A computed fold for an 89-nucleotide RNA from Thermoanaerobacteraceae bacterium SP2, annotated as c-di-GMP-I riboswitch aptamer. The model forms 95% of the base pairs in the Rfam consensus. The source organism's lineage runs through Bacteria, Bacillati, Bacillota, Thermoanaerobacterales and Thermoanaerobacteraceae. Its mean pLDDT, the model's own confidence on a scale to 100, is 86. The RNAcentral record of the sequence draws on Rfam.
RNA sequence: UCCCUAAAAAGGCAAACUUCACCGAAAGGGGAGGACGCAAAGCCAUAGGGCUAAGGUGCACUACGUACUACGCCAGCUAGGCUGCUGAA
Numbered sequence: 001u002c003c004c005u006a007a008a009a010a011g012g013c014a015a016a017c018u019u020c021a022c023c024g025a026a027a028g029g030g031g032a033g034g035a036c037g038c039a040a041a042g043c044c045a046u047a048g049g050g051c052u053a054a055g056g057u058g059c060a061c062u063a064c065g066u067a068c069u070a071c072g073c074c075a076g077c078u079a080g081g082c083u084g085c086u087g088a089a
Stems, first nucleotide, its partner, number of pairs: 004087001012038002017033004022029002036076001042082003046079003049074003055069005
């Protein structure tokens, strides 16, 4: 240094849930609280997977609708990539 990463330490993040005269069509995100967990629960939608369907297209139609679709999301679903704390075997 690389793989790996027990024990300990320092610090870090924050699920569910609650809340908001926040952003968004929604999914989802953000702030505050909270703590299930996390050694990458830091970052990147590349592959798979999942969510939503504004717009578009089809169908229906007086109207309300309905199906498909990501160019919108999820990095705390898996794989991959980039970066990174500690230091035993």